[in-house]
RNA sequence: GUAUAGGAAAAGCUGAAUCCAAAAUUUACCUUUGGAGCGGGGGGCAAAUCUUGGGGUGAAUCAUGUGAGCUGUUCACGUGUAGGGCUUACACCUACGGCCCGAAUCCGUCAACUAACCUCGUAAGCUAAGAAAGGUGGACUU
Numbered sequence: 001g002u003a004u005a006g007g008a009a010a011a012g013c014u015g016a017a018u019c020c021a022a023a024a025u026u027u028a029c030c031u032u033u034g035g036a037g038c039g040g041g042g043g044g045c046a047a048a049u050c051u052u053g054g055g056g057u058g059a060a061u062c063a064u065g066u067g068a069g070c071u072g073u074u075c076a077c078g079u080g081u082a083g084g085g086c087u088u089a090c091a092c093c094u095a096c097g098g099c100c101c102g103a104a105u106c107c108g109u110c111a112a113c114u115a116a117c118c119u120c121g122u123a124a125g126c127u128a129a130g131a132a133a134g135g136u137g138g139a140c141u142u
Base pairs, nucleotide, nucleotide: 011127012126013125014124018036019035020034021033022032023031037122038121039120040119041118042117053110054107055106056105057104062080063079064078065077066076067075068074083101084100085099086098087097090137091136092135093134094133096130
């Protein structure tokens, strides 16, 4: 000096999940309490019945193939798909190309919307080459 792998900081990404104060703590983080901001649920005119119950958060819905199992139907692995995200490092929109996700879970027979009102959350996880186009609006410099 180059290449590969790992870690940390800064920076950045998904997401509502950030900031401030106090307490505890050897400092920071973690933890607890309160507040601001952001996000979710319940909540009036609207009762009864139906059981293959119904409903919520979320982009995550639907179709289909193969195999196993099988009363019913379920599980596993694939292929697509409604829909969603990243990629220009000030933000947003559009287009081209590229890369991904398309899960999980909660309530418990119960909830349309909804003013007042009531209530809950503020987690978790990640990372490396598009030197790229157009538009709108900003910031800084000259």
This is a predicted structure of a 142-nucleotide RNA (c-di-AMP riboswitch aptamer (ydaO/yuaA leader)) from Desulfosporosinus orientis. The organism belongs to Desulfosporosinus, within Bacteria. RNAcentral records the identical sequence in 2 taxa. Model confidence (mean pLDDT): 76 of 100.